[in-house]
RNA sequence: UUGAUCCUGGCUCAGAACGAACGCUGGCGGCAUGCUUAACACAUGCAAGUCGAACGAGAAGCUAUCUUCGGAUAGUGGAAAGUGGCGCACGGGUGAGUAACGCGUGGGAACCUGCCCCGAGGUUCGGAAUAACGGCUGGAAACGGCCGCUAAUACCGGAUAAGCCCUGAGGGGGAAAGAUUUAUCGCCUUGGGAGGGGCCCGCGUCUGAUUAGCUUGUUGGUAAGGUAAUGGCCUACCAAGGCUACGAUCAGUAGCUGGUCUGAGAGGAUGAUCAGCCACACUGGGACUGAGACACGGCCCAGACUCCUACGGGAGGCAGCAGUGGGGAAUAUUGGACAAUGGGGGCAACCCUGAUCCAGCAAUGCCGCGUGUGUGAUGAAGGCCCUAGGGUUGUAAAGCACUUUCACUGGUGAAGAUGAUGACGGUAACCAGAGAAGAAGCCCCGGCUAACUUCGUGCCAGCAGCCGCGGUAAUACGAAGGGGGCAAGCGUUGUUCGGAAUUACUGGGCGUAAAGGGCGCGUAGGCGGCCAAGUCAGUCAGGCGUGAAAGCCCAGGGCUCAACCCUGGAAUUGCGCUUGAUACUGCUUGGCUCGAGACCGGAAGAGGGUAGUGGAAUUCCCAGUGUAGAGGUGAAAUUCGUAGAUAUUGGGAAGAACACCAGUGGCGAAGGCGGCUACCUGGUCCGGAUCUGACGCUGAGGCGCGAAAGCGUGGGGAGCAAACAGGAUUAGAUACCCUGGUAGUCCACGCCGUAAACGAUGAAUGCUAGACGUCGGGAAACCUGUUUCUCGGUGUCGUCGCUAACGCAUUAAGCAUUCCGCCUGAGGACUACGGCCGCAAGGCUAAAACUCAAAGGAAUUGACGGGGGCCCGCACAAGCGGUGGAGCAUGUGGCUUAAUUCGAGGCAACGCGAAGAACCUUACCUGGUCUUGACAUGCCCGUCAUAGUUUUCCGAAAGGAAUUCGUCAGUUCGGCUGGACAAGAUACAGGUGCUGCAUGGCUGUCGUCAGCUCGUGUCGUGAGAUGUUCCGUUAAGUCGGAUAACGAGCGCAACCCUUACCCUUAUUUGCCAGCGAUUCGGUCGGGAACUAUAAGGGGACUGCCGGUGAUAAACCGGAGGAAGGUGAGGACGACGUCAAGUCAUCAUGGCCCUUACGAGUAGGGCUACACACGUGCUACAAUGGGGAAUACAGACGGACGCUAAGCCGCGAGGUGGUGCUAAUCCUAUAAAGUUCUUCGUAGUCCGGAUUGGAGUCUGCAACUCGACUCCAUGAAGUCGGAAUCGCUAGUAAUCGCGAAUCAGCAUGUCGCGGUGAAUACGUUCUCGGGUCUUGUACACACCGCCCGUCACACCAUGGAAGUGGAUUGCACCAGAAGUAGAUAGUCUAACCUUCGGGAGGGCGUUUACCACGGUGUGCUUCAUGACUGGGGUGAAGUCGUA
Repeated sequence: UUGAUCCUGGCUCAGAACGAACGCUGGCGGCAUGCUUAACACAUGCAAGUCGAACGAGAAGCUAUCUUCGGAUAGUGGAAAGUGGCGCACGGGUGAGUAACGCGUGGGAACCUGCCCCGAGGUUCGGAAUAACGGCUGGAAACGGCCGCUAAUACCGGAUAAGCCCUGAGGGGGAAAGAUUUAUCGCCUUGGGAGGGGCCCGCGUCUGAUUAGCUUGUUGGUAAGGUAAUGGCCUACCAAGGCUACGAUCAGUAGCUGGUCUGAGAGGAUGAUCAGCCACACUGGGACUGAGACACGGCCCAGACUCCUACGGGAGGCAGCAGUGGGGAAUAUUGGACAAUGGGGGCAACCCUGAUCCAGCAAUGCCGCGUGUGUGAUGAAGGCCCUAGGGUUGUAAAGCACUUUCACUGGUGAAGAUGAUGACGGUAACCAGAGAAGAAGCCCCGGCUAACUUCGUGCCAGCAGCCGCGGUAAUACGAAGGGGGCAAGCGUUGUUCGGAAUUACUGGGCGUAAAGGGCGCGUAGGCGGCCAAGUCAGUCAGGCGUGAAAGCCCAGGGCUCAACCCUGGAAUUGCGCUUGAUACUGCUUGGCUCGAGACCGGAAGAGGGUAGUGGAAUUCCCAGUGUAGAGGUGAAAUUCGUAGAUAUUGGGAAGAACACCAGUGGCGAAGGCGGCUACCUGGUCCGGAUCUGACGCUGAGGCGCGAAAGCGUGGGGAGCAAACAGGAUUAGAUACCCUGGUAGUCCACGCCGUAAACGAUGAAUGCUAGACGUCGGGAAACCUGUUUCUCGGUGUCGUCGCUAACGCAUUAAGCAUUCCGCCUGAGGACUACGGCCGCAAGGCUAAAACUCAAAGGAAUUGACGGGGGCCCGCACAAGCGGUGGAGCAUGUGGCUUAAUUCGAGGCAACGCGAAGAACCUUACCUGGUCUUGACAUGCCCGUCAUAGUUUUCCGAAAGGAAUUCGUCAGUUCGGCUGGACAAGAUACAGGUGCUGCAUGGCUGUCGUCAGCUCGUGUCGUGAGAUGUUCCGUUAAGUCGGAUAACGAGCGCAACCCUUACCCUUAUUUGCCAGCGAUUCGGUCGGGAACUAUAAGGGGACUGCCGGUGAUAAACCGGAGGAAGGUGAGGACGACGUCAAGUCAUCAUGGCCCUUACGAGUAGGGCUACACACGUGCUACAAUGGGGAAUACAGACGGACGCUAAGCCGCGAGGUGGUGCUAAUCCUAUAAAGUUCUUCGUAGUCCGGAUUGGAGUCUGCAACUCGACUCCAUGAAGUCGGAAUCGCUAGUAAUCGCGAAUCAGCAUGUCGCGGUGAAUACGUUCUCGGGUCUUGUACACACCGCCCGUCACACCAUGGAAGUGGAUUGCACCAGAAGUAGAUAGUCUAACCUUCGGGAGGGCGUUUACCACGGUGUGCUUCAUGACUGGGGUGAAGUCGUA
């Protein structure tokens, strides 16, 4: 993540930190910090010198003398340079390399050590040179060459030797230096120390096994060499070793540590500044000097680069301090001083010191301070919001009264300095002064997460850490007001740790979420029963050493505090040595039997292998009988069959598999195993308690077994049957179905090595309630066919416990121990590459880029199912009548039009809004008009001679111009009040303009369906469940019973209205039984019975009886009754669903128009017409049409109305004017019906459309466009395809009557009565609904979800002929400088000499080693590559739907 829930699991955030950077902003101080990148290249200056008390020579200056006045000489002086000594190996920088004895820690032995300290001894005699200097000379320069002179603490020889070194123990060898101020400093030999350094070892020190083998000086020995010293360090010879799964080798990455950041800790990350060690100094190699270097500011060579050049040659190395360019998101001054601390030289003075101390720059960080304080309500103004009242900003401001920290100005002025010396610095600090004066921003305000309103925008612009906001009312964008947070900063980005128990040592998991290896045997390893002894390795305790300092922590102290600094302590969990303890583990030794195994006696079994054998069935072959079909399917066809099938009988052949028994039975490690017999063979169980004596468990690698399919070779082949063929099905059907059919299935041998190889549950051991089955064995008891006990298997249920739940539960998923395997979000991916295996197919091992914020488990409530159960409804069925065909009416779509106004759209739009469009209505179109407006309110002025009205003219009218009549009401008599009207200006009016997806109200629909909920309780971790389920029953969640539920509410029912019966009351306009009158009409007198009217009551409740049921609820039947089980009909519509309908009834938010989207007016349109659909009317006829006669309703309406009688007209109608404010009068003859008659099955005496003519009525007006009448005309249509609608009784059907609207206009609508049926077996099916249950990957809920190919775009990636680089192995060539060896080519001061020479040395040459470089061939790796493979994402597209 879900509608909601619990869990698993990833993603994200809130914290802390930083050598940071970027954006906005910026007052002060203290303390820190400042190239993380190009170990890129560097201009310029500085960073290592010093010593005259080692030496020669000696400038300038000064003094003295002389002087030819130029100068000379002597002394003094000591610059610059040289010889010599010491230093330059420290200090400073950087982190390229390095996975290493490099570093850390703890040890060790075979070493060196200048200066320093302590001790011992010595310091003697000689010699030969050489720089400087002078001369000559080469070169552009750098730098030289030759000749000559000279000193030393420079160099060499001799002597001496306490101690020293070598030794064959006899002996041999080897030193020195002086200076001078006479007191020191030096020098030589030697012993020791301190400090420093070199070497060796144990332990610790990143990632990768898709790197598994590496190694030839390699491992060891001997000898010689080499070094300060051990050592294959080097060489020769000998041996064949050495390292590695406890990870060698290889590859990648990396300076290590104290520490730093984070964290509760364990850990994780990191290695700036400070400190210790290492490595490096343009790149590579090399040695020299020296106590110390293979040397940052030394040398030589090679290479790259830069510079100078006279082209012949030369010079250079900022990873020192500043600084420059470059790179970069990014990191400072070419500063001062040696005053302090320290270093070098010197006896010292002193000199040098970019070490260092300071200053400068930077909010880079940490810490501290300030930007005022008090008072101040009228709650000012302004802003913002507003329900228009007010609220808020807000004591905030202003005002009033104070203060002066910091900054500023002036003055004084340190400590740092033991005697002198102060860069910092006129700094810190102190004193005084002025004035609220100079000093606040940044981010956020949907949830996480503290903080809300208005406007703008309208899926745009934008925001976003995650979820997600934005499509006209955005607390999420932008702005404003307000609020929250932090504050000289605030945010963002990046990185690290945390949260993350999300790698789980502390501290996780694996039945279903990711995760148990398919199964066994077994190696290494890990772990291991009981008793005793020894040992003390692990373990524990004490002591000692070490664990640098700094840092962290604690205490105290110093800067006014703090940061910061100082002192002390603690800590440093580690390592080493040592002393002890001995429970546990280990090791050694001895024993034990319960683990394990062996032995004896029994037992069961589809355990495995080989050989043999049996019957049933199928197919085929032969023969007989027999005839037309068989076969197959949902239905068919392909197919077989008259050449004889199928069927049936007999015989034969072949192969494969073993019915019944048969069972949540048995056996096996798993895969798996099934006729019977024999042989060979593995394991298991029970009983006995004879033996061994821990022999055990697990098991990385390894080895073996391992279903089906598949592969190889050779057989076999009956049936079945991938592929394939045909027939069907279908929109298609490469499928499902059918007919055939080959591999294969079978056997032998060899491969393959995978499965949902599943109990989705690794193996072993121990412990922890039971109940009931079943298989194998044993024991006991008695009632002899049962019961009880027990061991081993195999099942079901269930307690504790566990679990997210489902569930598991002695066969654990419980409680524990041991060992192995495996997991760490989803997809990519059971994939790619590499490796190993395989004949192949393929298997094993196994990533990343990239994409997403989910993917997932269990359970819940719904919805859905061409799932199930039960039930209902004119739902079907049974019936009756229709629609769909015709003509017309009416509505809609479409088309048309200037306009054909708008809305309604499956049921639930379509005779709907519209209960009635000629004008009006009217909203539409065209033309012509008006602008405070046709309508409302407020203001001002005016009139009341108003308003209105008559007539005439222009105009289509609106409107305009004249004109006639007319002269408001009240009154306190005041142009006072009211009312009306006209003109004006301004607020405003007005809108059927948009949004029904902003709304109210109203309505439709599921549905008059029986449902929808709540409180308390209970159950569940929870969503939820229970109640509301179940059994009966009902129209009903209606009622009864049962029941962890008990009650209640909204619905149902009832209460209301109408109707059916009765009673009472009332009696006119209604009624008339009886009485009288009568014009014969309840007409009149009268009556109050009846009908009726309209008020009030009664009546029906399963009340009574019988049966059924459970004695209930209830049902069935009956009686009585006008009515019987809701009597019939109506009104009444639960929680909710459809963003259902309506902004055009009305109301209303927002938006829009304002000389027009408003208003008036005339005409037109809404009435159009190829067509399509819905709803109706009339028909097609004889149950009928026509004609004549005649009977019976109910309900409603009527004063701008209904209208009578009479008369006229064929008729519509006209005339007439009676009655009626209506139980009185009128509309008003009801019709079907009944009686008589005619028509005779025909396009008719059916049907009436259409058209012509003539009229009537309404109305200002019937042309577009009314209704009706008469005459004439007489269309389609002969009962309607697929399909579809209504209706269960006074119903359908049929017949007429009335009303609303309305001047007129009805086939529509709403009512009224008349006549008056048929059928319902039943619930299989269709539709809809209710309820229980089940499955679900659905929840905008099946009109759901969702898979793959193809097409398009983008992204990353694999392969690829190749191409280009990097690292590295091997082979070979080559060989600078240097070192070592050789060498009479050449040269040669010290020593020796017999004077000839020798010893020794230099140069040269050469050999060995070797850097750079080159050639060839490989490994690894990176980049790129036409084309190509799959993958991911994308608004939408195509094809299908497992």
The prediction has a mean pLDDT of 85. The RNA shown here (small-subunit ribosomal RNA) has 1442 nucleotides and comes from an uncultured marine bacterium.